[in-house]
RNA sequence: GGAGUCGGCCAGGCAGCCGCUGUGCCGCGAGGCACGGAGGAAAGUCCGGGCUCCGCAGAGCGGGAUGCAGGGUAACGCCCUGGCGCGGCGACGCGACGAAGAGGGCCACAGAGACGAGUCCUUGGUGCAAGCCAAGGGGUGAAACGCGGCAACCUCCAUCCGGAGCAACACCAAAUCGGCAGGCGACUGAGGCCGGCUCGGCCGAGGCCUGCGGGUAGGUGGCUUGAGCCCCGGGGCAACCCGGGGCCUAGAGGAAUGGCUGCCGGCCCCGGCCGGGUUCGCCCGGCGGGGGCCACAGAACCCGGCUUACCGGUCGUCUCCCCUU
Numbered sequence: 001g002g003a004g005u006c007g008g009c010c011a012g013g014c015a016g017c018c019g020c021u022g023u024g025c026c027g028c029g030a031g032g033c034a035c036g037g038a039g040g041a042a043a044g045u046c047c048g049g050g051c052u053c054c055g056c057a058g059a060g061c062g063g064g065a066u067g068c069a070g071g072g073u074a075a076c077g078c079c080c081u082g083g084c085g086c087g088g089c090g091a092c093g094c095g096a097c098g099a100a101g102a103g104g105g106c107c108a109c110a111g112a113g114a115c116g117a118g119u120c121c122u123u124g125g126u127g128c129a130a131g132c133c134a135a136g137g138g139g140u141g142a143a144a145c146g147c148g149g150c151a152a153c154c155u156c157c158a159u160c161c162g163g164a165g166c167a168a169c170a171c172c173a174a175a176u177c178g179g180c181a182g183g184c185g186a187c188u189g190a191g192g193c194c195g196g197c198u199c200g201g202c203c204g205a206g207g208c209c210u211g212c213g214g215g216u217a218g219g220u221g222g223c224u225u226g227a228g229c230c231c232c233g234g235g236g237c238a239a240c241c242c243g244g245g246g247c248c249u250a251g252a253g254g255a256a257u258g259g260c261u262g263c264c265g266g267c268c269c270c271g272g273c274c275g276g277g278u279u280c281g282c283c284c285g286g287c288g289g290g291g292g293c294c295a296c297a298g299a300a301c302c303c304g305g306c307u308u309a310c311c312g313g314u315c316g317u318c319u320c321c322c323c324u325u
Base pairs, nucleotide, nucleotide: 001321002320003319004318006316007315008314009313010312012264013263014262015261016260017259018258020037021036022035023034024033025032026031039296043307044306046305047304048303049302050301051165052164053163054162063161064160065159066158067157068082069081070080071079072078083097084095085094086093087092098156099155103154104153105150106149107148115146121136122135123134124133125132126131169221170220171219172218179212180211181210182209183208184207191203192202193201194200228247229246230245231244232243233242234241235240265294266293267292268291269290270289272287273286274285275284276283277282
């Protein structure tokens, strides 16, 4: 210098103006001010938990998942270390990797024959012959009779597993219908209508009034302090654990986290000027313009994983090759 391997981090920046949303303060109110406001995957909803409600004496059947060994963890199908197998020169990557000792099933093509045994070739015996019996061998094939192979076929063994999910669930609670209780009322008339009152008029009977409880719309909580994040020290090969200190870091809910402008940055494209090279096709470098683009994607109860998507940039570990000293 080139080619790789593994791991971490960032996810355009700054300013101005106009908005949206949460909290706090001020204001009678309209509103104002201050501070905060998406991700490494917020995604797929594929695993595992927390939390909530329902179910549950115990045991069994059935069903599902996992499957080398040890460790980590709240738990896992996740992670770490080691073994084995495969790939790579290597760093390293990948692997459902228990059992073919019970039973069933399957074994492509080729081959006579694929687990039932069987007879393609040769030799020997027998037989008129077809054939039968015995021994040996060739060939095919992943495997040829040997306690064969396959369990990502059933199965067996071991371990684990109740169901539904924040639209869970809890609280407050209008109108209407229905329920319960009490009261009033049946012509000497409760009550309703005639714009509020009086008079008056009309209608008028299983109806009217009040209360209670359930519950719908609606509202509130659940809702973000948590297996939390950062730093330091210690233990462990590691995953991870322990101790100390510091910090509070979205909480919407038909659903906010945005829009516009300017400058800078990065990438791509097209002209211009200058210099150099040229195999006359162009190529390289510099200066100065114009245009376009700036990934994947967006919380919805929370957390640990896995998987998938992603313009680019940056830092580090290790490996291989070449050159120089």
RNAcentral holds the sequence, with entries from ENA. This is a predicted structure of a 325-nucleotide RNA (Bacterial RNase P class A) from a Betaproteobacteria bacterium. Model confidence (mean pLDDT): 79 of 100. A source record names the gene rnpB. Rfam family: Bacterial RNase P class A. It is annotated as a ribozyme.